Predicted 3D model of a 364-nucleotide RNA (Bacterial RNase P class A) from a marine sediment metagenome. The model forms 92% of the base pairs in the Rfam consensus. The RNAcentral record of the sequence draws on MGnify. It matches the Rfam family "Bacterial RNase P class A". Gene Ontology terms of the family: dimeric ribonuclease P complex, tRNA processing and ribonuclease P activity. From the family's description: Ribonuclease P (RNase P) is a ubiquitous endoribonuclease, found in archaea, bacteria and eukarya as well as chloroplasts and mitochondria.
């Protein structure tokens, strides 16, 4: 120096805190069954409770809340538009913008690190200098053949008109490079050779690609996180989702007769409306989701270059309702970082005193 992995003060002693009743004893208190002298007693069950032990108890990031899924409710024949994210190739995964393998570019002596669709389909931009920023441009230099004027000592000069992308200069970036040839002077104008392109064909690879050869036009900027093409993905909201359950208030409904007998009378019970009972939707609040079972961990064998799977054993491992994990002492060291769960997983990216471990490069 480059790549990955692990640990996040440790041991002790007193005090407290949440959870577990699905872990034990002892109580209470409900039920429910049986017994009984009716006082009570005896078994047994829990989604009720108190004490006591007992058992767990923040993190590699619990953090931003950027992706991706699981769970829910709503909404949805089909398909099309828009509007979004994705982007090298093969594989993993529940999915993914994440992992791994591979490839190619570029950087780096090197281990390695960073990047990725199309700019040769179209369009639009490219600050600042600069003449000119894309099928360009005559600023300085160069040229004066050809065509016009003019002058002339006939050899030639000088002005127009014009030619040049070789030479300066400007720039991040000027439209291939190196000779040669040709020219008035240049120029892929032509030519050989290299670089690149673009297309064929032949071998390699599952595939990006690669590697050999042949044919072309002589060269073709950069920007897609500028519209924009092209593939693939994508319904919305999100645990305050959402399910039961449900006070009071306020709504809605329902109530008078009934027995003595079939009718009448007559007798009696009953009827107290500011009451009683019932409804239904749902506020307070309570329960559940939600924390005993999972895309779960930790080992081992097995498949695989690797992510990973697959199969065996063994484990149970926070969890409230805005709110538990902390104080204190004592020793000991390298003197302790960022920082804390609130539906749950999967990753990614930030942040972190500081130690440990491995693979690998260069140098001496």
């Nucleotide at each position: 120096g480059u790549g990955g992995g692990c640990c996040a003060g440790g041991c002790g002693g007193c005090c407290g805190c949440g959870c577990c009743a699905g872990c034990c004893g002892c109580g209470g208190g409900a039920c429910g069954u049986c017994c009984u002298u009716c006082g009570g007693g005896a078994c047994g069950u829990g989604g009720c409770u108190g004490c006591g032990g007992g058992g767990c108890g923040a993190g590699g990031a619990a953090c931003g809340u950027c992706c991706g899924g699981a769970c829910u409710c709503c909404a949805c024949a089909g398909g099309g538009c828009a509007g979004g994210a994705u982007g090298g190739u093969g594989g993993g995964u529940a999915a993914c913008g994440c992992c791994c393998a591979c490839g190619c570019a570029u950087g780096g002596c090197g281990a390695c690190a960073u990047g990725c669709g199309g700019a040769a389909a179209g369009u639009g931009c490219c600050a600042c200098a600069g003449a000119g920023a894309a099928c360009a441009g005559a600023c300085c230099g160069c040229c004066a053949a050809c065509c016009c004027g003019g002058c002339c000592u006939c050899g030639g000069c000088c002005g127009g008109c014009g030619g040049u992308g070789a030479g300066g200069g400007u720039g991040a970036a000027a439209c291939g490079g190196u000779g040669g040839g040709g020219u008035a002077a240049g120029a892929g104008c032509c030519c050989a050779c290299c670089a690149g392109c673009a297309c064929c064909a032949c071998g390699g690879g599952u595939g990006a690609c690669c590697g050999u050869g042949g044919u072309g036009g002589c060269u073709c900027g950069g920007u897609a996180a500028a519209c924009c093409c092209c593939a693939u993905c994508c319904g919305g909201a999100g645990c305050a989702a959402g399910a039961c359950c449900a006070a009071g208030c306020a709504g809605g409904g329902a109530c008078a007769g009934g027995g003595c007998u079939g009718c009448c009378c007559g007798u009696c019970c009953g009827u107290c409306a500011c009451g009683u009972c019932c409804c239904a939707g749902g506020u307070a609040g309570g329960u559940c989701g939600c924390a005993c079972c999972g895309a779960g961990g930790c080992g081992g064998c097995g498949a695989g270059c690797a992510a990973u799977c697959g199969u065996c054993g063994c484990c149970c491992c926070a969890g409230a309702c805005a709110g538990a994990u902390g104080g204190u002492c004592g020793c000991c060291c390298a003197c302790g970082a960022c920082a804390g769960a609130a539906u749950c997983c999967g990753g990614c990216g930030u942040a972190u005193c500081g130690g440990c471990c491995c693979g690998c490069u260069c140098c001496u």